[in-house]
Context: one part of a larger RNA
RNA sequence: UGCAUGUGGUGGAUGCCUUGGCGAUUACAGGCGACGAAGGACGCGGCAGCCUGCGUUAAGCCCCGGGGAGCUGGCAAACAAGCUUUGAUCCGGGGAUGUCCGAAUGGGGAAACCCAACCCGCAAGGGUUACUUCCCGCUGAAUUCAUAGGCGGGAUAGAGCGAACCUGCUGAACUGAAACAUCUAAGUAGGCAGAGGAACAGAAAUCAACCGAGAUUCCGAUAGUAGUGGCGAGCGAAAUCGGAGCAGCCAGCAACUUUUAGCCAUCGACUUAGCAGAACGGUCUGGAAAGUCCGGCCAUAGCGGGUGAUAGCCCCGUAUGUGAAAAGGCGGUGGUAGAACUAGGGUUGCGACAAGUAGGGCGGGACACGUGAAAUCCUGCCUGAACAUGGGGGGACCAUCCUCCAAGGCUAAAUACUCGUAAUCGACCGAUAGUGAACCAGUACCGUGAGGGAAAGGCGAAAAGAACCCCGGGAGGGGAGUGAAACAGAUCCUGAAACCGCGUGCAU
Numbered sequence: 001u002g003c004a005u006g007u008g009g010u011g012g013a014u015g016c017c018u019u020g021g022c023g024a025u026u027a028c029a030g031g032c033g034a035c036g037a038a039g040g041a042c043g044c045g046g047c048a049g050c051c052u053g054c055g056u057u058a059a060g061c062c063c064c065g066g067g068g069a070g071c072u073g074g075c076a077a078a079c080a081a082g083c084u085u086u087g088a089u090c091c092g093g094g095g096a097u098g099u100c101c102g103a104a105u106g107g108g109g110a111a112a113c114c115c116a117a118c119c120c121g122c123a124a125g126g127g128u129u130a131c132u133u134c135c136c137g138c139u140g141a142a143u144u145c146a147u148a149g150g151c152g153g154g155a156u157a158g159a160g161c162g163a164a165c166c167u168g169c170u171g172a173a174c175u176g177a178a179a180c181a182u183c184u185a186a187g188u189a190g191g192c193a194g195a196g197g198a199a200c201a202g203a204a205a206u207c208a209a210c211c212g213a214g215a216u217u218c219c220g221a222u223a224g225u226a227g228u229g230g231c232g233a234g235c236g237a238a239a240u241c242g243g244a245g246c247a248g249c250c251a252g253c254a255a256c257u258u259u260u261a262g263c264c265a266u267c268g269a270c271u272u273a274g275c276a277g278a279a280c281g282g283u284c285u286g287g288a289a290a291g292u293c294c295g296g297c298c299a300u301a302g303c304g305g306g307u308g309a310u311a312g313c314c315c316c317g318u319a320u321g322u323g324a325a326a327a328g329g330c331g332g333u334g335g336u337a338g339a340a341c342u343a344g345g346g347u348u349g350c351g352a353c354a355a356g357u358a359g360g361g362c363g364g365g366a367c368a369c370g371u372g373a374a375a376u377c378c379u380g381c382c383u384g385a386a387c388a389u390g391g392g393g394g395g396a397c398c399a400u401c402c403u404c405c406a407a408g409g410c411u412a413a414a415u416a417c418u419c420g421u422a423a424u425c426g427a428c429c430g431a432u433a434g435u436g437a438a439c440c441a442g443u444a445c446c447g448u449g450a451g452g453g454a455a456a457g458g459c460g461a462a463a464a465g466a467a468c469c470c471c472g473g474g475a476g477g478g479g480a481g482u483g484a485a486a487c488a489g490a491u492c493c494u495g496a497a498a499c500c501g502c503g504u505g506c507a508u
Base pairs, nucleotide, nucleotide: 001507002506003505004504005503006502007501008500009499015493016458017457020429021428022426023425024424025423026422027421028420029418030417031161032160039101040100041099042055043054044053046079049075050074051073061095062094063093064092065091066090070083071082072081106115107114108113116129117128118127119126120125131158132157133155134154135153136152137151138150139149165196166194167193168192169191170190176183180230206213207212217244218243219242220241221240227235228234248410249409250408252350253349254348255347256346257345259339262336263335264334265333266332267331268330270328271327272326274322275321276320280295281294282293284291296313297312298302304316305315306314359383360382361381362380363379364378365377366376369395390405391404392403393402394401445452446451465492468479469478470477471476
């Protein structure tokens, strides 16, 4: 030095575990905000670093209800001082307070800061003062009336935020075509605006085919068909049928009439705390019994979790039953007013029934349809009808025939989505997995910035977390003690391999 073997160190794989994730189902909710949001800054504790909670009334204040013995949140124990059966802590409902920034709104500003005016008040202090829109009032030009404008007052108006879904406007490129330009990707991504719990659409100037249907939306077929297409790559219907779900309506004036929503009262179930809730003992092993053996019991409860190993009967629960002072949405009944703030009905009479529109030309766009034989729809420019004895459509166009009535408006359901609340589930993961994040994570850290973005779980049933002695400056170790176990000792379950030692044997 090598090989073998034994025994250690290092290291943290593996096994087991789970507080965290992931994916679903059902029900609810689908908004918050000038009554100042979302999100923050700074503060608030006896001692107080961070998290949580709260706001100068500051881990809290008041009222109402629940609950019933301890409590003063967590990391995180001790000390100190207190509260509590005159019902605390805690849970639910309602209210009060709520610094500063932030739409931020008195003016300014490098967010959490600076500087004001006016009114009330002795003071401390409190209140008002942004812009736009709408309404009312007073004024008031060019310009007579008026209008614009100005001033004042009022508003439960708007503004900002929010995961996806929705509508409109705007709108790429990579890519594919095995290159590339029409084409495709795609009206996608992105940007902007706006709305709702859904949105959009919607009661035929629709289809159909000489038979007929009868608003819209969504799903399944029709069908990768008919078509379209450098007829390349590709794109790609409809009629019709089967389902889900069904609902129809309105207008201006006048008269008459009857209701609903609304508001008030009352009742009911539900939601936001809860409450009751059956039934077991012994033996053996063991550190510990829920395991073994023996004998019982309950069950509208043998879902699940915990307890020193595997518990229907130990604990929490579960089945089942039951419960609300207050608040909320929902439903029923009664009352009120009599079309009125808003939204509607019936009868009668009068009236109205949509013009720079339909259509045409040019240029574009949308239709599955790339200009094509190109109908239909939209319109930037130019034009431009008819008036129900009329007009549109039926894929160039014409006739016949059929069908409908544009140029005003409203409309539930079936459909889409899930930031969120509650319950339940999983041939989903189990710490290099599962969210980036099981742990104080969008943190530490990196970047001027937009932005990027980690690692990191496990002693034990219980701290019983090792008093005391010895070596040592300490770290660390040896005894002693605890414990079932300390090779479970806090770098703590298990403890693989690489890698590094030591003992022994053999070879050199």